[in-house]
Context: one part of a larger RNA
RNA sequence: CUGGGUGUAAAGGGAGCGUAGACGGUUGUGCAAGUCUGAAGUGAAAAUCCGCGGCUCAACUGCGGAAUUGCUUUGGAAACUGUGUAACUAGAGUACCGGAGGGGUAAGCGGAAUUCCUGGUGUAGCGGUGAAAUGCGUAGAUAUCAGGAGGAACACCGGUGGCGAAGGCGGCUUACUGGACGGCAACUGACGUUGAGGCUCGAAAGCGUGGGGAGCAAACAGGAUUAGAUACCCUGGUAGUCCACGCCGUAAACGAUGAAUACUAGGUGUCGGCAUCUAAGAGGUGUCGGUGCCGCCGCAAACGCAUUAAGUAUUCCACCUGGGGAGUACGUUCGCAAGAAUGAAACUC
Numbered sequence: 001c002u003g004g005g006u007g008u009a010a011a012g013g014g015a016g017c018g019u020a021g022a023c024g025g026u027u028g029u030g031c032a033a034g035u036c037u038g039a040a041g042u043g044a045a046a047a048u049c050c051g052c053g054g055c056u057c058a059a060c061u062g063c064g065g066a067a068u069u070g071c072u073u074u075g076g077a078a079a080c081u082g083u084g085u086a087a088c089u090a091g092a093g094u095a096c097c098g099g100a101g102g103g104g105u106a107a108g109c110g111g112a113a114u115u116c117c118u119g120g121u122g123u124a125g126c127g128g129u130g131a132a133a134u135g136c137g138u139a140g141a142u143a144u145c146a147g148g149a150g151g152a153a154c155a156c157c158g159g160u161g162g163c164g165a166a167g168g169c170g171g172c173u174u175a176c177u178g179g180a181c182g183g184c185a186a187c188u189g190a191c192g193u194u195g196a197g198g199c200u201c202g203a204a205a206g207c208g209u210g211g212g213g214a215g216c217a218a219a220c221a222g223g224a225u226u227a228g229a230u231a232c233c234c235u236g237g238u239a240g241u242c243c244a245c246g247c248c249g250u251a252a253a254c255g256a257u258g259a260a261u262a263c264u265a266g267g268u269g270u271c272g273g274c275a276u277c278u279a280a281g282a283g284g285u286g287u288c289g290g291u292g293c294c295g296c297c298g299c300a301a302a303c304g305c306a307u308u309a310a311g312u313a314u315u316c317c318a319c320c321u322g323g324g325g326a327g328u329a330c331g332u333u334c335g336c337a338a339g340a341a342u343g344a345a346a347c348u349c
Stems, first nucleotide, its partner, number of pairs: 003321004007303002012317001014201004021194003025088007033081002035077008048066007091191001092188003096183003103177007110154001115149007125136002162169002206247006215241002220236004258316006266294012298305002322349003331342004
């Protein structure tokens, strides 16, 4: 390389949009590039294979045939691929009707709680721990009542419940806005699937500029513990956490499971529609789309998966090929930096 693989053994890109490419529904008809078939030319000789000969045999060698699976020219076939054309509606999309939703962005509003400030009441402790101490407090703390300031997060509802491509999204109201789902069957007529490069999005931490700063809290300080304690525990506490704009581009970015389509027993919850039955309601049955559990066939090394497949098939992309060295070195690209991406070898077992 071929092959075989990628939930957990090495291996699915963090996610989407989409370019080239690859692959692609039904019917008729034309062409004949691929495809199939006939013929001609060529495919040097030697070698090879088969047959028959010559050296006493063999090696060796002579003759004849085959083979040379190819190329060129030309006659035909039209099932399949391709291509042109004419149509179709089952894929895909549009329109219309409808309900569900923490989907997104912006603005405004609300209550509980923590902290701080002011005033009242009140007096000697409070706080903290396994036990303590550092700390706070007679300059009046803790507790309690009233008023005020400010920031951040939204108890209950809340649910293997919902929405989103993923990251993620939860108080309330308003404005703008994306998607999915159900019903109907009016319209378009294959417009589809995947997607190397590319572009966009992308938790937390981190970075830049300017704000903000209640609580929490890396670093740091102190108190304990301990043989020591650069920790675990306690008292403090700065970046940060929050906002705006701009970078970074990584995570156990996980379902450790790429996307799409079709097919292959059931049972039972739940969410959003629709139809129907009984009907006051609750509910039953069927069906479409999600989200869970259990379980055949089948698969699997086993664990387990099992119509939300890890089953049976097809298409396209990504990735793997013993452990360490190493996600390192070098080079390149990107970045303000931190670093990210790409990514070896010697050597060794």